This is a predicted structure of a 165-nucleotide RNA (Lysine riboswitch aptamer) from a pig gut metagenome. The prediction has a mean pLDDT of 82. The sequence is in RNAcentral, with records from MGnify.
RNA sequence: UGAUAGAGGUCGCAUUUUUUAUCAGUAGCUUUCGGGAUGCAGCAGGUGCAUGAGAACGGAAGUGAAAGGAAACGAUGCCGAAAGGAAAAGUAUCCUGCAUAUUUUUUCUUGGGCAUGCAGCAAACAGCUGUAUGACUGUCAUCAGAACAUGAUGGGGAGCUAUCG
Numbered sequence: 001u002g003a004u005a006g007a008g009g010u011c012g013c014a015u016u017u018u019u020u021a022u023c024a025g026u027a028g029c030u031u032u033c034g035g036g037a038u039g040c041a042g043c044a045g046g047u048g049c050a051u052g053a054g055a056a057c058g059g060a061a062g063u064g065a066a067a068g069g070a071a072a073c074g075a076u077g078c079c080g081a082a083a084g085g086a087a088a089a090g091u092a093u094c095c096u097g098c099a100u101a102u103u104u105u106u107u108c109u110u111g112g113g114c115a116u117g118c119a120g121c122a123a124a125c126a127g128c129u130g131u132a133u134g135a136c137u138g139u140c141a142u143c144a145g146a147a148c149a150u151g152a153u154g155g156g157g158a159g160c161u162a163u164c165g
Stems, first nucleotide, its partner, number of pairs: 001165006009079001012078005018072003028063007038050004042098005082110012111137002114134008139155006
């Protein structure tokens, strides 16, 4: 310095089928009463659609979801697995701009899971993301130690271990 193969965890990481609960007796739709001119397509402009054959809004009755997220079993791919920030380009929306979602490339940060606080997303007190703190855990270096036991301090995955060249 290159290649190959591995380890961390029984809540390792990501994707995905099925089932279940929640979403929710919510949104929407139908009927009716009141009301009396606006309302809708994420926001603005435009363009369109509905509307005195009754808009918005409010009451009553009936009917009544789905997506996203979550849990369990299973399957697949793996150990920068993966997650997030920034920039550029593309795709989606009635058109344009913004915004949102998503894909690719470049670059930066993070060893891993857990708990708690704060912020954001979300219907949510579930969960996810970011950040800070805390102990735990794995690994390497130094010191102590007979010691692959154990302890202290410190570091990070472009790392660590093994083999080959």